[in-house]
RNA sequence: GCCUACGAAAGGCACGGCAUCCGAAAGGGUGUGCACGCAAAGCUGCGGAUCUAAGGGGAAACCUACGAUAGCCGGGCUGCCAUG
Numbered sequence: 001g002c003c004u005a006c007g008a009a010a011g012g013c014a015c016g017g018c019a020u021c022c023g024a025a026a027g028g029g030u031g032u033g034c035a036c037g038c039a040a041a042g043c044u045g046c047g048g049a050u051c052u053a054a055g056g057g058g059a060a061a062c063c064u065a066c067g068a069u070a071g072c073c074g075g076g077c078u079g080c081c082a083u084g
Base pairs, nucleotide, nucleotide: 004084005083007081012038013037017032018031019030020029021028022027036071042077043076044075046074047073048072049069050068051067055064056063057062
């Protein structure tokens, strides 16, 4: 230096909640939060899955993604520390 396994020592990220903003909603941004957890919980909507339904369709029930979820699973790209 490379590959692989592993983890929670030192570090890293930050679930829920709350405040505020964006959004029709799902959900997202920012702050707070000593913090549910994560060995890629870094990035990426490529495949699947799930959520929402403004708009569109329908007599109605309801259907529908061009919207969303990367902390749902898989894939792709990149990568730090410790130990073997």